A computed fold for a 518-nucleotide part of an RNA from an uncultured bacterium, annotated as small-subunit ribosomal RNA, 5' domain.
It matches the Rfam family "Bacterial small subunit ribosomal RNA". Rfam links the family to the GO terms ribosome and structural constituent of ribosome.
Model confidence (mean pLDDT): 85 of 100.
Context: one part of a larger RNA
RNA sequence: GAACGCUGGCGGCGUGCUUAACACAUGCAAGUCGAACGAAGCAUUUAGGAUUGAAGUUUUCGGAUGGAUUUCCUAUAUGACUGAGUGGCGGACGGGUGAGUAACGCGUGGGGAACCUGCCCUAUACAGGGGGAUAACAGCUGGAAACGGCUGCUAAUACCGCAUAAGCGCACAGAAUCGCAUGAUUCAGUGUGAAAAGCCCUGGCAGUAUAGGAUGGUCCCGCGUCUGAUUAGCUGGUUGGUGAGGUAACGGCUCACCAAGGCGACGAUCAGUAGCCGGCUUGAGAGAGUGAACGGCCACAUUGGGACUGAGACACGGCCCAAACUCCUACGGGAGGCAGCAGUGGGGAAUAUUGCACAAUGGGGGAAACCCUGACGCAGCGACGCCGCGUGAGUGAAGAAGUAUUUCGGUAUGUAAAGCUCUAUCAGCAGGGAAGAAAACAGACGGUACCUGACUAAGAAGCCCCGGCUAACUACGUGCCAGCAGCCGCGGUAAUACGUAGGGGGCAAGCGUUAUCC
Repeated sequence: GAACGCUGGCGGCGUGCUUAACACAUGCAAGUCGAACGAAGCAUUUAGGAUUGAAGUUUUCGGAUGGAUUUCCUAUAUGACUGAGUGGCGGACGGGUGAGUAACGCGUGGGGAACCUGCCCUAUACAGGGGGAUAACAGCUGGAAACGGCUGCUAAUACCGCAUAAGCGCACAGAAUCGCAUGAUUCAGUGUGAAAAGCCCUGGCAGUAUAGGAUGGUCCCGCGUCUGAUUAGCUGGUUGGUGAGGUAACGGCUCACCAAGGCGACGAUCAGUAGCCGGCUUGAGAGAGUGAACGGCCACAUUGGGACUGAGACACGGCCCAAACUCCUACGGGAGGCAGCAGUGGGGAAUAUUGCACAAUGGGGGAAACCCUGACGCAGCGACGCCGCGUGAGUGAAGAAGUAUUUCGGUAUGUAAAGCUCUAUCAGCAGGGAAGAAAACAGACGGUACCUGACUAAGAAGCCCCGGCUAACUACGUGCCAGCAGCCGCGGUAAUACGUAGGGGGCAAGCGUUAUCC
């Protein structure tokens, strides 16, 4: 964040599975780079070759010559071309959910002399010379498929040595200064170790090392953070030490050995409940309740476990194992994970479209053009909420008719209606028509907002209540029946309390009821 009943004209801005972290058909939600690389295809240009053989010329009518044109092959070059493969960056962001968690998880204030940080910025220095492979591809081959296997060939910004290198790493050892301590900083020394890649070609973009910055992260600590004592004792890596391993880093984080500690009525342990906060609701405040939407942090991604890659994950749309479930199968074996956006079934009182567009903002890749983006921007549905507007205005007493009531005289409905005079908001019709786009191009929304014109009072009012609390009364029906009710209580023959009607009161595109908070 509502739901239900009755009713329902328009617009703007918000908001919409609170239940089954139940199961999911289908589509989309993470790609991009040819200016890293080889090969293939396609299109075009040029050159060569093959093929076809028109017009024309000639003819002894058999032909000869001529080369336009058609098709194919090879090579070269070009490309806003195409989709696989190697390679790079990004798939750790963005988006969802709140199951778990009572915890340094969160909030707040500190600390790191115990730490890491891709892309970005600044500074200094550098980029020399080699090597061996492998996918793609080709051939053979296994399998129903998923997916492979063998042989051969090839490239790189892929991979690996060598060289060089400091104020970089490691080991050894020294001086000065400083610090609460472990220690830190600076200076000088010896030995030893480790780098690099090219691409497009005005000029750029990349690469390597080191130092600093920025950003992001990680760790530690003080304080705060629900209920139960009808939970009083809990604990064996448990508490501490030495050593080692491990980590970016401190640490029982892990291990070996040693000691016997550690926590607890200032509530340990156990059990229940719960994501936390900024905030939100309420209140004069103190406080109480709450944690939807928006923002920050955390945790999770069918359930449980694990690591790999990487600057960053123990990774929602990556991998492996186990389990449950679903699907395919040739029974040998395989495939899947909507708590992304829509959507389906189910559950439920209850919660929306299998929409448009990348135009804007932002993100990823790219030198760029551009590509991708269910983030986002919009549209659709729902009176779910808030706000605004309308359903007409003026005049009009014969106090019409009708209806209700009556003491039958009247009274009420009631200026209400009709009638007359106006107006045109909204809706409808016609014409015009944006901003949102900071040089150019580019507008989903949208022919929308808005403006103008003509036209008709027409198309637009209900719901609840009327005993007191509590604003608003009469008649009939019923007769402790039927029923009402938040509390008190009404109803048993004149019911302002039930039902209907007339009248009245309240609110109004809403009005009541239920749930819940103050």